[in-house]
RNA sequence: UUAUUUGUUCUCUAGGGUUCCGCAGCUGUUGUGCGAUGCUGGUCUGGUCCGAGGGAGAACGCACGGAGUGAACCAUGGCCGUGUAUACACGGAGGGAUAAAAGCCCGGGAGGU
Numbered sequence: 001u002u003a004u005u006u007g008u009u010c011u012c013u014a015g016g017g018u019u020c021c022g023c024a025g026c027u028g029u030u031g032u033g034c035g036a037u038g039c040u041g042g043u044c045u046g047g048u049c050c051g052a053g054g055g056a057g058a059a060c061g062c063a064c065g066g067a068g069u070g071a072a073c074c075a076u077g078g079c080c081g082u083g084u085a086u087a088c089a090c091g092g093a094g095g096g097a098u099a100a101a102a103g104c105c106c107g108g109g110a111g112g113u
Base pairs, nucleotide, nucleotide: 007060008059009058010057011056012055015050016049020047021046022044023041024040025039026038061084062083063082064081065080066079088108090111094106095105096104
């Protein structure tokens, strides 16, 4: 100076909004009351929903090892165990999806150290 990597899926969480449900308010042409199937509100705790590279867990996959089988050796599959990080991870603006937004996706991107 330059290049590359952090497996896939699922269930959750921080977080996120507002389609639907719920909640709150308004609305009946004189007054009062009630009050939607109408309107408004996420500056409504919530349910549904979205949801992390830098949060958690599980399964699968992958790697390594072991026992067993076998006269012996080797290999494959199955079984069991271990590991898959005990490591690092600052970060816009902009754009995209969905009803909508976001720590979602572009993106462990640009850039910075």

This is a predicted structure of a 113-nucleotide RNA (Guanidine-I riboswitch aptamer) from Paenibacillus sp. Of the family's consensus pairs, 96% are formed in the model. It matches the Rfam family "Guanidine-I riboswitch aptamer". The literature on the family includes a 2004 paper in Proc Natl Acad Sci U S A by Barrick et al., "New RNA motifs suggest an expanded scope for riboswitches in bacterial genetic control". RNAcentral holds the sequence, with entries from Ribocentre. The prediction has a mean pLDDT of 76.